c-di-AMP riboswitch aptamer (ydaO/yuaA leader) from a soil metagenome, 118 nucleotides, folded computationally. Model confidence (mean pLDDT): 81 of 100. Rfam family: c-di-AMP riboswitch aptamer (ydaO/yuaA leader). Gene Ontology terms of the family: cyclic-di-AMP binding and regulation of gene expression.
RNA sequence: CGCCGAAUCCUCCCACCCGGGAGGAGCGGGGGAACCAGCAAUACGGGGCGAAGCGCGCAAGCGCCGGGGACCUUCACCCUCGAGCCCGUCAGCUAACCUCGCAGGCAUCGUGAGGGAG
Numbered sequence: 001c002g003c004c005g006a007a008u009c010c011u012c013c014c015a016c017c018c019g020g021g022a023g024g025a026g027c028g029g030g031g032g033a034a035c036c037a038g039c040a041a042u043a044c045g046g047g048g049c050g051a052a053g054c055g056c057g058c059a060a061g062c063g064c065c066g067g068g069g070a071c072c073u074u075c076a077c078c079c080u081c082g083a084g085c086c087c088g089u090c091a092g093c094u095a096a097c098c099u100c101g102c103a104g105g106c107a108u109c110g111u112g113a114g115g116g117a118g
Base pairs, nucleotide, nucleotide: 002106003105004104008025009024010023011022012021013020014019026102027101028100029099030098031097036092045090046087047086048085049084053064054063055062056061065082066081067080068079069078071116072115073114074113075112076111077110
């Protein structure tokens, strides 16, 4: 200077420790009517964030599908990932409303053609 990701910016106060607290904007998530869906569900518990799912297989792995690769997008090829964590018996959708997060981890970081933006 950048990448994955919602995970950024600003103001004020305390402090004088690159720290703590409060608020605003912005971005992201959850809960939550009617109508609709469901006709059930309820230990084979159920559910949420996330791309991180499905099938076969003892496994290794394979296939399908999904994510990422530096302004955006289309096509082709190439490389790479498909983890982890949480709620706690409970939640379909869902206006009003309520509520939560703004972390963490990386790197010298694809190629070609077309279109667009600047």